[in-house]
RNA sequence: AACUUAUCGAGAGUAGUCGAGGGACAAGGCCCUAUGACGCUACAGCAGCCGGUCGACAAAAUAAGUCGGUGUCUUGUGCUAAUUCCUACCCGAGUAUGGAAAGAUAAGUC
Repeated sequence: AACUUAUCGAGAGUAGUCGAGGGACAAGGCCCUAUGACGCUACAGCAGCCGGUCGACAAAAUAAGUCGGUGUCUUGUGCUAAUUCCUACCCGAGUAUGGAAAGAUAAGUC
């Protein structure tokens, strides 16, 4: 890199630095931004996918498993404007609802 599965309406910012664009992608909208955005660094925080741990189920027992609790839990990640900012494709009378695609994150496979 590719593939599979799950989730994506909640949550969580200060300081330093940089200096002009940024919000993934082509288009439309809307928004953020010289009162310094985006990015980077530090610290802080949020979440709870993996891991840890506790309990229940099951079991002769152990392991594996399923379900639930736990972040005061020093695992590995991730995240900290706006629903993944919205639309764009399909269904639809419709900007409703639902679905898809793309993307992000996690776990796994090769």
A computed fold for a 110-nucleotide RNA from Denitrovibrio sp., annotated as SAM riboswitch aptamer (S box leader). The sequence was found by an Rfam model in a public genome assembly. Of the family's consensus pairs, 96% are formed in the model.